The RNA shown here (Bacterial RNase P class A) has 435 nucleotides and comes from a Blastocatellia bacterium. A source record names the gene rnpB. The prediction has a mean pLDDT of 76.

[in-house]
RNA sequence: GGAGUAGAUUGGGUGAUCGCUGAAUUAUAUUCAGAGGAAAGUCCGAACACCGAAGGACAGCAGGCUGGCUAACGGCCAGGCGGGGCGACCCGACGGAAUAGUGCAACAGAGAAUAGACAGCCCUACCCGCGUAUCGGGCCCGCAAGGGACUGACCACGCGGCGGGCGAUGGUGAAACGGUGAGGUAAAGGCAUCACCAGCGAGUGUGGCGACAUGCUCGGCUAGGCAAACCCCCUGCGGUGCAAGACCAAAUAGGGAAACGGUCGAUAAGCUUGUCCGGCUGAAUUUCGUGGCGGCCUUCAAACGUCGCUUCGGAUCCGUUUCCGGGUAGGUCGCAAGAGGCCGUCAGUAAUGGCGGUCCCAGAUGAAUGGUCACACACUGCCGGCGAGCAAUCGCUGGCGGGGACAGAAUUCGGCUUACAGAUCAACUCCACGC
Numbered sequence: 001g002g003a004g005u006a007g008a009u010u011g012g013g014u015g016a017u018c019g020c021u022g023a024a025u026u027a028u029a030u031u032c033a034g035a036g037g038a039a040a041g042u043c044c045g046a047a048c049a050c051c052g053a054a055g056g057a058c059a060g061c062a063g064g065c066u067g068g069c070u071a072a073c074g075g076c077c078a079g080g081c082g083g084g085g086c087g088a089c090c091c092g093a094c095g096g097a098a099u100a101g102u103g104c105a106a107c108a109g110a111g112a113a114u115a116g117a118c119a120g121c122c123c124u125a126c127c128c129g130c131g132u133a134u135c136g137g138g139c140c141c142g143c144a145a146g147g148g149a150c151u152g153a154c155c156a157c158g159c160g161g162c163g164g165g166c167g168a169u170g171g172u173g174a175a176a177c178g179g180u181g182a183g184g185u186a187a188a189g190g191c192a193u194c195a196c197c198a199g200c201g202a203g204u205g206u207g208g209c210g211a212c213a214u215g216c217u218c219g220g221c222u223a224g225g226c227a228a229a230c231c232c233c234c235u236g237c238g239g240u241g242c243a244a245g246a247c248c249a250a251a252u253a254g255g256g257a258a259a260c261g262g263u264c265g266a267u268a269a270g271c272u273u274g275u276c277c278g279g280c281u282g283a284a285u286u287u288c289g290u291g292g293c294g295g296c297c298u299u300c301a302a303a304c305g306u307c308g309c310u311u312c313g314g315a316u317c318c319g320u321u322u323c324c325g326g327g328u329a330g331g332u333c334g335c336a337a338g339a340g341g342c343c344g345u346c347a348g349u350a351a352u353g354g355c356g357g358u359c360c361c362a363g364a365u366g367a368a369u370g371g372u373c374a375c376a377c378a379c380u381g382c383c384g385g386c387g388a389g390c391a392a393u394c395g396c397u398g399g400c401g402g403g404g405a406c407a408g409a410a411u412u413c414g415g416c417u418u419a420c421a422g423a424u425c426a427a428c429u430c431c432a433c434g435c
Base pairs, nucleotide, nucleotide: 001431002430003429004428005427007425008424009423010422013375014374015373016372017371018370020034021033022032023031024030025029036406040417041416043415044414045413046412047411048241049240050239051238060237061236062235063234064233065079066078067077068076069075080094081092082091083090084089095232096231101230102229103226104225118170119169120166121165122164123163127161128160129159130158131157132156134153135152136151137150139148140147141146178197179196180195181194182193183191198222199221200219201218202217203216204215205214206213207212245333246332247331248330255324256323257322258321259320260319261318262317269281270280271279272278286315287314288313289312291310292309293308294307295306296305340359341358342357343356344355345354346353347352377404379402380401381400382399383398384397385396386395387394388393
């Protein structure tokens, strides 16, 4: 100098002016305070509140290496194991060593789980065919020796196959049923063969709280992958969320109780009005008990029965007045002193915790936290000037202009995730060069 890794902090400043929300007061004007690191997503965990006689179970959902931290967590810290990177460092749903069971594997490939023969290698044994040899048979030629073709047999040999063997080689795939060498074989092969290696199982030693690491002995087992498929094991989970919920509490309508009046009348009551008159509007039914009267039935006459009218009382109904209770609008609380912030110190590798000091720091609810102007600054576009350099380019400087990310509280806290221009601080790794 270049390329990277992993953290922390900050994230607009100053002034003027006009507003907005809250609090206090000497109360109508002053003073003070007024968004975030994520206020976001609403994904986890809690506080708090209400519901459920407040218990259990099934189902379902979530978590899942070890130790620690924490109110709790699916969070954080430290570590183990596996994977990636030359490295700083990063990533991991990381229980069931998938021999409890069920299941799955696209494409390619011959074959994907107690597999497979496409190319290829082989022909020992089996089947078929051909050839040679051997043996047998008759026929033809020849006087004979012998020769020729045909045919049958075969425990011989060779070749071939649509017959078999093989899983070594090629090829396919994310994955092809341990690896290398030797022996062995027709060719082969962990092939109950041998040597070494890897894995697996059992036992055991050492180190570590533990996950785990590392030895030794034996077995002679080679058992593939997937649980982010069902499933099994362990742990956790009742539900609803501040529109939770508590309190105060109108108007109108409706509910309950009491008192008074009334039930068909130009009524009670209402409207009009200061009052009266006047005008307008205008409510309510049935039933039970009791006594009386009358009709009918029966009878010589009555009683009983039945129908109608009626007195009194009760229920129901209508109106007025008063009271009670519930809900709504609206208001108050919940709601800002908290698992609180900052500083120091101690314990701990750390997360975190203890102790001491200090501070009070938004609280809206059609929802405040803003608008305008000026100045300087980070950054930046265009046009120049000067300097360095072979150049690309870099540094300084002048003028005109642009210009500050992501985003915004709503019961509160602890996390996670996502968004984010620019600036600052400290650490580490690799490469190149100089001394």
Taxonomically the source falls in Blastocatellia (Bacteria, Pseudomonadati, Acidobacteriota).